[in-house]
């Protein structure tokens, strides 16, 4: 480096166009009206540990350059579940 198994933080159950069935009320009936849920384009506010990019210190005589769990949030997340930097044990 690879694999297995255990640990592993931080932020929104906001809004919300439509979409989907599903209950209850009306109706002969077609329709019409509540109410929960799913899921979501997008809009606010948010987070930092996939990944990317940046540099104080340090390395590297020096140009140059290389770098953190810091910085920034392109990108990724924001009940849980997944994921998840890194951390422990095992095996090649």
């Nucleotide at each position: 480096c690879g694999a297995g198994c255990g640990g592993g933080a931080g932020a929104g159950c906001c809004c919300g166009a439509u979409g989907c069935g599903c209950c209850c009320c009306u109706u002969c009936g077609c329709g019409g009206g509540g109410g929960a849920g799913c899921a979501a384009a997008g809009g606010c506010g948010c987070c930092g540990a996939a990944g990317g990019a940046g540099c104080a210190a340090c390395c590297g005589c020096c140009c140059c350059g290389g770098a953190a769990a810091c910085u920034c949030u392109c990108a990724g997340g924001c009940c849980a579940a997944c994921g998840g930097a890194c951390c422990g044990c095992u095996c090649g």

Record summary
Model confidence (mean pLDDT): 77 of 100. Predicted 3D model of a 92-nucleotide RNA (Glycine riboswitch aptamer) from a Sphingomonadales bacterium. It was read from a public genome assembly, where an Rfam model found it. Its Rfam family is "Glycine riboswitch aptamer". Its Rfam clan is "Glycine riboswitch clan". The organism belongs to Sphingomonadales, within Bacteria.